[in-house]
RNA sequence: AGAGUUUGAUCAUGGCUCAGAAUGAACGUUGGCGGCGUGGAUUAGGCAUGCAAGUCGAGCGUGUACCCCGCAAGGGGGAAAGCGGCAAACGGGGUAGGAACGCGUAGGUCACGUACCCUUCGGCCGGGGAUAGCCACGGGAAACUGUGGGUAAUACCCGAUGACGCCGGAAGGCCAAAGGUGUGAUUCCGCCGGGGGAGCGGCCUGCGUAGUAUUAGCUAGUUGGUGAGGUAACGGCUCACCAAGGCGAAGAUGCUUAGGGGGUGUGAGAGCAUGACCCCCACCACUGGGACUGAGAUACUGCCCAGACACCUACGGGUGGCUGCAGUCGAGAAUCUUCGGCAAUGGGGGCAACCCUGACCGAGCGACGCCGCGUGCGGGAUGAAGGUCUUCGGAUUGUAAACCGCUGUCAGAGGGGAUGAAGUAUAUGAGAGCUAUCUUUCAUAUUUGACAGAGCCUCAGAGGAAGCACGGGCUAAGUUCGUGCCAGCAGCCGCGGUAAUACGAACUGUGCGAACGUUAUUCGGAAUCACUGGGCUUAAAGGGUGCGUAGGCGGUUUUCUAAGUCACGUGUGAAAUCUUCCGGCUCAACCGGAAAACUGCGCGUGAAACUAGUUGACUUGAGUGAGGUAGGGGUGUGUGGAACUUCCGGUGGAGCGGUGAAAUGUGUAGAGAUCGGAAGGAACGCCAGCAGCGAAAGCGGCACAUUGGGCCUUUUCUGACGCUGAGGCACGAAAGCUAGGGGAGUGAACGGGAUUAGAUACCCCGGUAAUCCUAGCCGUAAACACUGAACACUGGAGGACGGGGGCUUCGGCCUUCGUUCUCGUAGCGAAAGCGUUAAGUGUUCCGCCUGGGGAGUAUGGUCGCAAGGCUGAAACUCAAAGGAAUUGACGGGGGCUCACACAAGCGGUGGAGCAUGUGGCUUAAUUCGAGGCAACGCGAAGAACCUUAUCCUGGGUUUGACAUGCAUGGAUUAACCCUGUGAAAGCAGGGCCACGCUCGCAAGAGUGGAACAUGCACAGGUGCUGCAUGGCUGUCGUCAGCUCGUGUCGUGAGAUGUCGCGUUAAGUCGCUAAACGAGCGAAACCCUUAUCCUUAGUUGCCAGCACGUCAUGGUGGGGACUCUAAGGAGACUGCCGGUGUCAAACCGGAGGAAGGCGGGGAUGACGUCAAGUCCUCAUGGCCUUUAUGCCCAGGGCUGCACACGUGCUACAAUGGGGCGUACAAAGCGCUGCGAGUCCGCGAGGACAAGCGAAUCGCAAAAAGCGUCCCCCAGUUCGGAUUGCAGGCUGCAACUCGCCUGCAUGAAGCCGGAAUCGCUAGUAAUCGCAGAUCAGCAUUGCUGCGGUGAAUGUGUUCCUGAGCCUUGUACACACCGCCCGUCAAGCCACGAAAGCGGGGGGCAUCCGAAGUCGCUGCGUGAACCGCAAGGACACAGGUGCCGAAGAUGAACUCCGUGAUUGGGACUAAGUCGUAACAAGGUAACCGUA
Repeated sequence: AGAGUUUGAUCAUGGCUCAGAAUGAACGUUGGCGGCGUGGAUUAGGCAUGCAAGUCGAGCGUGUACCCCGCAAGGGGGAAAGCGGCAAACGGGGUAGGAACGCGUAGGUCACGUACCCUUCGGCCGGGGAUAGCCACGGGAAACUGUGGGUAAUACCCGAUGACGCCGGAAGGCCAAAGGUGUGAUUCCGCCGGGGGAGCGGCCUGCGUAGUAUUAGCUAGUUGGUGAGGUAACGGCUCACCAAGGCGAAGAUGCUUAGGGGGUGUGAGAGCAUGACCCCCACCACUGGGACUGAGAUACUGCCCAGACACCUACGGGUGGCUGCAGUCGAGAAUCUUCGGCAAUGGGGGCAACCCUGACCGAGCGACGCCGCGUGCGGGAUGAAGGUCUUCGGAUUGUAAACCGCUGUCAGAGGGGAUGAAGUAUAUGAGAGCUAUCUUUCAUAUUUGACAGAGCCUCAGAGGAAGCACGGGCUAAGUUCGUGCCAGCAGCCGCGGUAAUACGAACUGUGCGAACGUUAUUCGGAAUCACUGGGCUUAAAGGGUGCGUAGGCGGUUUUCUAAGUCACGUGUGAAAUCUUCCGGCUCAACCGGAAAACUGCGCGUGAAACUAGUUGACUUGAGUGAGGUAGGGGUGUGUGGAACUUCCGGUGGAGCGGUGAAAUGUGUAGAGAUCGGAAGGAACGCCAGCAGCGAAAGCGGCACAUUGGGCCUUUUCUGACGCUGAGGCACGAAAGCUAGGGGAGUGAACGGGAUUAGAUACCCCGGUAAUCCUAGCCGUAAACACUGAACACUGGAGGACGGGGGCUUCGGCCUUCGUUCUCGUAGCGAAAGCGUUAAGUGUUCCGCCUGGGGAGUAUGGUCGCAAGGCUGAAACUCAAAGGAAUUGACGGGGGCUCACACAAGCGGUGGAGCAUGUGGCUUAAUUCGAGGCAACGCGAAGAACCUUAUCCUGGGUUUGACAUGCAUGGAUUAACCCUGUGAAAGCAGGGCCACGCUCGCAAGAGUGGAACAUGCACAGGUGCUGCAUGGCUGUCGUCAGCUCGUGUCGUGAGAUGUCGCGUUAAGUCGCUAAACGAGCGAAACCCUUAUCCUUAGUUGCCAGCACGUCAUGGUGGGGACUCUAAGGAGACUGCCGGUGUCAAACCGGAGGAAGGCGGGGAUGACGUCAAGUCCUCAUGGCCUUUAUGCCCAGGGCUGCACACGUGCUACAAUGGGGCGUACAAAGCGCUGCGAGUCCGCGAGGACAAGCGAAUCGCAAAAAGCGUCCCCCAGUUCGGAUUGCAGGCUGCAACUCGCCUGCAUGAAGCCGGAAUCGCUAGUAAUCGCAGAUCAGCAUUGCUGCGGUGAAUGUGUUCCUGAGCCUUGUACACACCGCCCGUCAAGCCACGAAAGCGGGGGGCAUCCGAAGUCGCUGCGUGAACCGCAAGGACACAGGUGCCGAAGAUGAACUCCGUGAUUGGGACUAAGUCGUAACAAGGUAACCGUA
């Protein structure tokens, strides 16, 4: 610090997502040790049990059990309970409530309190009466409690004294006490009254401290006053009376949420989020209410009442409150031990010892967090084995292991032990306090550890200690196998449909490491709410327009003030935390010390530029006066002509009208047309202009009346009076609404006619509302310049409109304001573009935006008569939606151009029969492939067997029909011969027999290779995948295109070049031009054909010469000619004329065999179609291996209701038949072509010459020409079909060949819609040859020649193509994209008769406890009184208030709800075709 993701690509906008850090976490896998921290976040849900607040005998009485001393007497000690004192209001826990003076900060209190503590000044005198405990008698299950008797105090009461206290203006009045220890007390511990202090509190104030306006008004003790009461204290705190105030857009009131702060997390910061642990504050203690005691409470482990819950009960009544520490249940993803100790620190009580202390200190549990350590170190290559991959060579795991040497951290065992301990008390000694037993200081001795235990020593031994996630990109790290849109993954993009680096596994690698991942949450990245630091023409976003309130902002200058501002000083900003430095634990985490910081607030002093306030002045902003001026500015009244419609009348006589074409409609009852007249309503032609006016909406005949504003000139007057403008008010097209008029034309709805598959549309005929007027609503538009208002500044050029000035030769020229339009510099902008009328540069104010959809919807409110407007969400869902520009593609867009594309022609196909291919059907099988053009006489240049295939049926075979290697065997099973069986293949059996080398005389032995056998590796596959591939091929298309380098332009994709103007068959060439060049294509080079020449003359040729024949180049000879086949020549717009830009080129002409590419062929750019082919071949992967291989027999590929393609033959007379007769080219031939002769009607047969071929043969060319017949008919056309008889090939013609002869003689008389080929030696027509091949096609294919036309010189249309341009929502590219209803599933939401629940108020009733008031005839020791009695106090009674409760009517929130509404989403549903191209009726906005 960025990255991924919208597109074919680009830039920008914009959202989503990721990488970082963090956590009181949880979950998964794994888990050695230690240190320091931390751990109920949910149900403020319920709780068993134990403990968490006592202590004092030096305040008091009684003194039991018991203990000690003592013989005893007696003395000492002493539990429990009680009176009394102090504490229990701290400490500890929790965060429910509370939006508040609750908290924070800074202040105030002359408006207050304070026990214990410190300090200081004084005092402590004399009396009295009770009561617990205790004893006796009772009640009760218990809890508890009654009566009588009697007792003490530092308990209670009275009196005295009393001011520097309190009250009061003063005079004056009023108020206290307690003792204990000890032999002994003013002196030690206490007690009482004052003053001061410290610390702690109460109250008040400024400022700060959530969301929501879909909460806008709230308030009766309310706001203030007077008086009284009350409090420690001010105060409506409370009460009586009086007044009518108080709060609120700077957000009152309501609702929702929330403890606040120091801090914490993150961040560069500003911020944002948060408030665990620790510290400060507040509040709470089962829920609600209340007071008592006390210095202090309205009291967590006190009291009273009510309620819920739980427990005990003898049913009468009682008891309880873990949000203390442990622990338990529940709920939950989730959070610990019913531990030890008061040793330390601190607290309470006590003179003290000491007691108490779940505060605290420790230990335990949890990888929950942070930090540290370890799991060894060195050597070690045969690079072991194993694993994985492999191109089979190897690579990798990997110095890793083994092995050798070494060390001893941690853990383990044993030992010993620093430290956390300072004190306190006692004893002794010394000193100080006047005296002192008391207090205090110092020294010595003794005395205190729950828990932890470092470092050290010894022992043993590498021994006990590594995992987790990830490896497609982002993001470090890849291979193999399995799987096959399945299983699964996924943070985003996205992977998976048979070669998955994305799933699962293995191996390997990467990252981190006692952890690693996941989930959740926060900040960051996000400048994605923008203060720092964003935007609004088109991406989301300028209010429809104006006026104007509050507010914000504001011209020049002077004086003063000091609020803002600035400077300095000062107080505060608790500690902890953070930062820096230093230090302590071996380091670190952790801890300690110091500094800095805490950006804040208060106070003081100073400055006066700026802002603000104040004072005086100014004129340039603004306004105003005067003089002119243009105008569809507004309102009202009147008026005019044209057109239209209707009505009346005349003429007239058949249609009119309407459309793409029609029809509905209208007309002989007289339309249309035309003439005259009348009526009516609406709109104002020409002028008319990117001209004018208005704030916008908007405004158009003419006249009048009335009225608003602008502009120009002048510079009279005022003297900042200004700008903007939340709310508010006014205006506001069309449609619509209400009421009343009006209604010609047009015309939603509606009716009819067409169109159409349908046509609730587009077109046509009608037609109501509406359109018009008046009055009133509505308040919206694509209300647009998609651009808020104002002011200032910043180069120009050219128009138009309205004024002014100067000059003028009267044409005009120069200049200055305002308005308006076009182009354009700088600059800006994502670009398009904007550009003095800014979208430039600045200032001020307002409005608005924050991904798409849901949705401008729901709900609430408000406005409206209604329609509806304004305000305006969420759930859910997607990873995009959108902008500008680029390249393509496409268009029922445009322009230019081309092609047998059409047109003009000729001949066909489609109809018939047959052939052939395909589909379908059939079948045991009818093998497979090819599928618009570009499959279909295609692979197949030849299926009877063979071919031939996982085609079918059946038989057989298993190292195999074929290749290579290894091992073994060994001369016999092989080959060869024979036999059996069989359909064959095969199986079974028999016979026969080798070869090389060595040794050996030989017999024989050994050995080797080939065959063969057996076994193992492997062979084999026309099995699958052409969507894994190579190669080859088709097609667009022989169309003219496709690109590159450098330069230039553009942020970029890209553009330019390659466009434009001409020209060409051509991106062919020329010219222009920010391009200049180049490449692949085009052309040319190549072959062939047309002319000529040279060379060469056999097998070809024969003019002349010679020979020969009935005849023939047959022979000699010849090279002239033809021809053959090698080399040359020739054609280049070269020449002439014209056109054209002095060009390219085109047109015409000459010459020439050939003329503008002479004809034909080969040659096929970048690419497209996942085009075709795994069945030519090659090949990855998969599958198969007694079979999907191999062999064999038979069948099938030929099957036939039918459909299509391609052909052949015809339908006839330009013909058919017979006879006669002429002229080719190119091929092929030895398993061959086969002359000739003979036989056969013929196919053919027999014999047989020649020829491996310019020599011989196939071989006859046919149409043609001549002649004869046929005479228009289903024929002397046509030949299908069928019968019979033959021939040929072949092992074999049944399925299933071809040919011949005779006989038979079908359909068919020129072919519907539609459709194909062809522009010249072409179409048409005629025959010939070849490949394949035993035979079979000669109707297919490939070639060859013969005869040989017609038409067109055009580009409107159909098809296809090229270039330029335009639009686009397409890019899988129009066979595209895409909308809505309906149907199905699923999800969330709204409405809804209602139903259920919560909340806070209001009203009424009831009214506990309790304070206060009144009463108090009852009760009572202290005081007064001789007594009676009194004073005082209390019980009791009663009044106000008053919690819970009950009832009622509303409000508000939540849940639920038959049914219902739309919405989102979901591979292949239905119907249409709305939008994107002129989307086929341009689209869109508002409205009905």
Predicted 3D model of a 1488-nucleotide RNA (small-subunit ribosomal RNA) from an uncultured bacterium. The coordinates come from a structure-prediction model, not an experiment, and the mean pLDDT is 83. It matches the Rfam family "Bacterial small subunit ribosomal RNA".